[in-house]
RNA sequence: GGGGACGUAGCUCAGCCUGGUAGAGCAGCGGCCUUUUAAGCCGCGUGUCGUGGGUUCAAAUCCCAUCGUCCUCG
Numbered sequence: 001g002g003g004g005a006c007g008u009a010g011c012u013c014a015g016c017c018u019g020g021u022a023g024a025g026c027a028g029c030g031g032c033c034u035u036u037u038a039a040g041c042c043g044c045g046u047g048u049c050g051u052g053g054g055u056u057c058a059a060a061u062c063c064c065a066u067c068g069u070c071c072u073c074g
Base pairs, nucleotide, nucleotide: 001073002072003071004070005069006068007067010026011025012024013023020057028044029043030042031041032040050066051065052064053063054062
């Protein structure tokens, strides 16, 4: 230098193919219960979807460029 995979909540990930309200589990926070803690029950999503641009009425999703990590070819 060529090719490829991944990047979404604090963590692990789904959603992308087929554009249409951003989700799950765990963690966390508040409440109930309990002498207290833990457990249990109820409630709460906290996010520029790596970054920039394009297409579109509408983009996590399609297109282009780019950054990071990893794999691979030379």
RNAcentral holds the sequence, with entries from ENA. A computed fold for a 74-nucleotide RNA from Candidatus Iainarchaeum sp., annotated as transfer RNA. Its mean pLDDT, the model's own confidence on a scale to 100, is 81. It matches the Rfam family "tRNA". Gene Ontology term of the family: triplet codon-amino acid adaptor activity. The family's RNA type in Rfam is transfer RNA.